[in-house]
RNA sequence: UCCCCUGUAGCUCAGCGGUAGAGCAGUCGCCUGUUAAGCGAUUGGUCGUUGGUUCGAAUCCAGCCGGGGGAG
Numbered sequence: 001u002c003c004c005c006u007g008u009a010g011c012u013c014a015g016c017g018g019u020a021g022a023g024c025a026g027u028c029g030c031c032u033g034u035u036a037a038g039c040g041a042u043u044g045g046u047c048g049u050u051g052g053u054u055c056g057a058a059u060c061c062a063g064c065c066g067g068g069g070g071a072g
Stems, first nucleotide, its partner, number of pairs: 001071007010024004018055001026042005048064005
């Protein structure tokens, strides 16, 4: 310098054009002599960033930034 993959909730990840989800964690409650376990409810995300396409973008396209891999 070039090529490929990747960036979504505190963490691990789904979502593949039509109002953003799960598990764990957190909070509140139930249960228990207490804790843990179990059960129920609930909070939490300008979808890395800047533009473009589109009636509509987490999703498609381009640049930039961060992480991983490869070529020279």